[in-house]
Predicted 3D model of a 76-nucleotide RNA (transfer RNA) from an uncultured Bacteroidota bacterium. The coordinates come from a structure-prediction model, not an experiment, and the mean pLDDT is 81.
């Protein structure tokens, strides 16, 4: 250098045709008892990696750039 795949909550990943943005686990805060905890029930917690674009509408599509990982080629 070239291509492929991958970025989504604190971490680990989903996410259907474009049509309200979620799971577990962590945290809180309740309730219960077998009490260093465990159960059960809530709640909070998002720049969908960044700019653009197309669209009535984008986490999904198009473009360009970043950062990881994987393949290939190039120099030595």
């Nucleotide at each position: 250098g070239a291509u492929u795949c991958g970025u989504u909550a604190g971490c680990u990943c989903a996410g259907u045709u474009g049509g309200u943005a979620g799971a577990g686990c962590a945290u809180c805060u309740g309730c219960c008892u077998u009490u260093u905890a465990a159960g059960c029930a809530g709640a909070g917690g998002g720049u969908c990696c960044c700019g653009g674009g197309u669209u009535c509408g984008a986490g999904c599509c198009c473009c360009g750039g970043a950062c990881g990982a994987g393949u290939c080629a190039c120099c030595a």
It matches the Rfam family "tRNA". Rfam classes the family as a transfer RNA.